[in-house]
């Protein structure tokens, strides 16, 4: 004093299966639906919460009613995948390393 980078900020993008004996429990996960509404219960849908992720992008989707293995059962595990898409900006007072210069 330049600059990554990170804390933070503020915006955003997203998913929610499987099974059961079903006011609950089992299983993978970071998450499998916590609260309101919406004609009444399921389903559904919509907002807010949780958690995840935002280009150094497998968060999620699409291929895919794929394809091999497993299991009580499923995107559960691997492939597929160097595939096709996919949501950001600002940014310290914090800093490893860089550059200049002072003093000793």
């Nucleotide at each position: 004093g330049a600059c990554a980078c990170u804390a933070g900020c503020u915006g955003g993008g997203g998913g929610a299966g499987c099974c059961c004996c079903a006011u609950g429990g089992g299983c993978u996960g970071a998450g499998a639906g916590g609260a309101u509404g919406g004609a009444a219960c399921c389903a559904c849908c919509a907002u807010c919460g949780a958690c995840c992720c935002c280009a150094c992008g497998a968060a999620c989707c699409u291929g895919a009613c794929c394809u091999g293995g497993g299991u009580a059962a499923u995107g559960c595990c691997a492939g597929c995948g160097u595939a096709g898409g996919g949501a950001a900006g600002c940014g310290a007072u914090g800093g490893a390393g860089c550059c200049a210069g002072a003093a000793c």
A computed fold for a 104-nucleotide RNA from a Chloroflexota bacterium, annotated as TPP riboswitch aptamer (THI element). Of the family's consensus pairs, 92% are formed in the model. The prediction has a mean pLDDT of 75. Taxonomically the source falls in Chloroflexota (Bacteria, Bacillati).